Predicted 3D model of a 73-nucleotide RNA (transfer RNA) from Candidatus Avibacteroides excrementipullorum. It matches the Rfam family "tRNA". It is annotated as a transfer RNA. Rfam links the family to the GO term triplet codon-amino acid adaptor activity.

[in-house]
């Protein structure tokens, strides 16, 4: 120099054929205990890497672009 995969909640990571953005673990009240752990209930927490286009609608398709990891010369 080319090709490939990854990027979504602080972590870990799911999202099906384009049609409310989710879990687990973490965080914070609260019950429940003498008081810890544990169990429960309930919230908080997102520019879905980034710009852009396509579409009534985009995490999903199409270009770019940026960082990681592989792989090729």
């Nucleotide at each position: 120099g080319c090709g490939a995969a990854c990027a979504u909640a602080a972590c870990u990571c799911a999202g099906u054929u384009g049609g409310u953005a989710g879990a687990g673990c973490g965080c914070a009240a609260c019950c429940u205990u003498c008081c810890c752990a544990a169990g429960g209930u309930u919230g908080a927490a997102g520019u879905c890497g980034c710009g852009g286009g396509u579409u009534c609608g985009a995490g999903u398709c199409c270009c770019g672009u940026u960082g990681u990891u592989c792989g090729c010369u």